[in-house]
Molecule: c-di-GMP-I-GGC riboswitch aptamer
Order: sequence, then C1' cells, then structure tokens
RNA sequence: ACGGAAAAAGGCAAAACUCCCGCAAGGGGGUGACGCAAAGCCACGGGUCCUUCAGCACAUCGAAGGAUAGCCGGGUUGCCCACA
Repeated sequence: ACGGAAAAAGGCAAAACUCCCGCAAGGGGGUGACGCAAAGCCACGGGUCCUUCAGCACAUCGAAGGAUAGCCGGGUUGCCCACA
C1' cells in the first nucleotide's frame, strides 16, 4: 500500500415511541439498537421520493425547486488491526 478475520482505544445508530421544524418527501433533540470499517463529509452522475407549474383532468411526459450520503457509483478526509 492492498485488504477487513477477530476485537475495541474508541465511534455511529435502523425500526418503534416521544417533542419540535417542514405543505410534503424529510430533518433536528430524547429514549432505544437493526445494523455499519467510513452508517465521517460533499447532491457531481444514476436511482427513488416530495412539492409547485404547464395541459380540461388522473397517469405518463416536460420544467423548476427540494429530500435521500443507512439506494448505488464517484470525490475527499480519517481510527484500529490479523494472515499474506
């Protein structure tokens, strides 16, 4: 350096319940642990979801804005460690 078997010096925290914010997707705090070796950070590409607009209208399609990094890829920083 590659890699991640077992651990932990240590770390994060799904669902559910609860309080707050948001039109919503969803986000934040608390309780709580399903899991995670980047489940740290960044919406750059794809996906999914939400809102608004256009069309008589539902859906599709289109446009604009947003959510998701615990959907995948990519970028970037970083802890620990066995065999080889």